[in-house]
Context: one part of a larger RNA
RNA sequence: GAACGAACGCUGGCGGCAGGCCUAACACAUGCAAGUCGAGCGCGCCCUUCGGGGUGAGCGGCGGACGGGUUAGUAACGCGUGGGAAUAUGCCCAAAGGUACGGAAUAGCCUCUGGAAACGGAGAGUAAUACCGUAUGUGCCCUUCGGGGGAAAGAUUUAUCGCCUUUGGAUUAGCCCGCGUUAGAUUAGGUAGUUGGUGGGGUAAUGGCCUACCAAGCCUACGAUCUAUAGCUGGUUUUAGAGGAUGAUCAGCAACACUGGGACUGAGACACGGCCCAGACUCCUACGGGAGGCAGCAGUGGGGAAUCUUGGACAAUGGGGGCAACCCUGAUCCAGCCAUGCCGCGUGAGUGAUGAAGGCCUUAGGGUCGUAAAGCUCUUUCGCCUGUGAAGAUAAUGACGGUAGCAGGUAAAGAAACCCCGGCUAACUCCGUGCCAGCAGCCGCGGUAAUACGGAGGGGGUUAGCGUUGUUC
Numbered sequence: 001g002a003a004c005g006a007a008c009g010c011u012g013g014c015g016g017c018a019g020g021c022c023u024a025a026c027a028c029a030u031g032c033a034a035g036u037c038g039a040g041c042g043c044g045c046c047c048u049u050c051g052g053g054g055u056g057a058g059c060g061g062c063g064g065a066c067g068g069g070u071u072a073g074u075a076a077c078g079c080g081u082g083g084g085a086a087u088a089u090g091c092c093c094a095a096a097g098g099u100a101c102g103g104a105a106u107a108g109c110c111u112c113u114g115g116a117a118a119c120g121g122a123g124a125g126u127a128a129u130a131c132c133g134u135a136u137g138u139g140c141c142c143u144u145c146g147g148g149g150g151a152a153a154g155a156u157u158u159a160u161c162g163c164c165u166u167u168g169g170a171u172u173a174g175c176c177c178g179c180g181u182u183a184g185a186u187u188a189g190g191u192a193g194u195u196g197g198u199g200g201g202g203u204a205a206u207g208g209c210c211u212a213c214c215a216a217g218c219c220u221a222c223g224a225u226c227u228a229u230a231g232c233u234g235g236u237u238u239u240a241g242a243g244g245a246u247g248a249u250c251a252g253c254a255a256c257a258c259u260g261g262g263a264c265u266g267a268g269a270c271a272c273g274g275c276c277c278a279g280a281c282u283c284c285u286a287c288g289g290g291a292g293g294c295a296g297c298a299g300u301g302g303g304g305a306a307u308c309u310u311g312g313a314c315a316a317u318g319g320g321g322g323c324a325a326c327c328c329u330g331a332u333c334c335a336g337c338c339a340u341g342c343c344g345c346g347u348g349a350g351u352g353a354u355g356a357a358g359g360c361c362u363u364a365g366g367g368u369c370g371u372a373a374a375g376c377u378c379u380u381u382c383g384c385c386u387g388u389g390a391a392g393a394u395a396a397u398g399a400c401g402g403u404a405g406c407a408g409g410u411a412a413a414g415a416a417a418c419c420c421c422g423g424c425u426a427a428c429u430c431c432g433u434g435c436c437a438g439c440a441g442c443c444g445c446g447g448u449a450a451u452a453c454g455g456a457g458g459g460g461g462u463u464a465g466c467g468u469u470g471u472u473c
Stems, first nucleotide, its partner, number of pairs: 001473004006469005013345006019338002021303001026301003030298003035062003040059002043056005069256003078181007087173002092169008100134004110123005140149003154161002182228003189219003194216008231253004235246004258279005281292004309335001311334003317331001318329004348378004358369004382414001383410006392400001417462005422443003428457005438445002
């Protein structure tokens, strides 16, 4: 000098754009953040123009694996980059074919009943795009090539939406490998599923992934193992560059969801607002037993030098469900707070010499603040008041917002501070103090003439900021 997710002190007019718990992955009151479909199904209630419509709890379908948060763990095929073969892929696109005949239950509801509650138990009985069987099966799978196995679901406003099998695509995901990826040797040996093979199991798939047997291997001074630290990258910052430092916001990937473990469902999870077990903590209890998980958006306590509103709207963009109308969406779009940063603008312009008054200095003549002020003549950016008033949306629908913009009015009217002045380093005098009080980044000032302390006048620098502290180059 540059930079900052900064903090502190003094000060503070406006706007645009951005940013805002870096600390306790500490604990959380309250509200909201994932629902939707009656064009799958039966039932209860309400309305009815008798056509139907609405609503409630259920069964069923799709979605709750996305979106949003955080960085604890991880030195690893985790990430970056370049390759690979042994895979799966709901919804979507294209193509081929099919959608036949039957059956048994069950929730809701009703009756009885247990419990403080959470939540149940028994009986009767009901529907389906829920479940099961048979048939067919071009193709599909297995095969000892003889054969064997295996599908479907209907709805309605009659035009569509679906359902099943197969093939291909697209997308997404899993897996493997080369290279790169912090420090310590005051860590030198580490390893028994360990290294390899065979048979088997498991997986969508390769593989000690798992298992039985066999062999004794495998890694390591080109640093294994251990310890410490750390999410990685595009980037950011500094710099002429090389290099160093860093990984907030935005984007890609990974991991995590009170702590540890586990699987279920599913195309996809070993699942933030799903389930089970254990633990810690909090709450309810009739003491028998139950409920919960903000590292979602706001917000609270705590920690801290320090970081915001318990706001509005689905209008736009996107997502889920639905044929649709539409519903949901703290994603998102906006608004609120904060000089936290960057950028822009303003705090007036011209004229005005008896160089006024006053302050300060003085060699007492004068010098200086200083065209500065006053006065005169103008202007109205921003602000304030009034009127008008968008684009963003497409036929309709605008949270923002009566916002931006435009027009008129108002009066110089409402708007300047901070640090420094010994040298480095731009800027000097007087008074006070007297090694005191104090200053200080380094050198160093102060013991009676201090340009270095404190005040004043004057001056220098930056400017809605200025200075200090911290960190990086």
Annotation
Model confidence (mean pLDDT): 88 of 100. A computed fold for a 473-nucleotide part of an RNA from Ruegeria arenilitoris, annotated as small-subunit ribosomal RNA, 5' domain. Rfam family: Bacterial small subunit ribosomal RNA.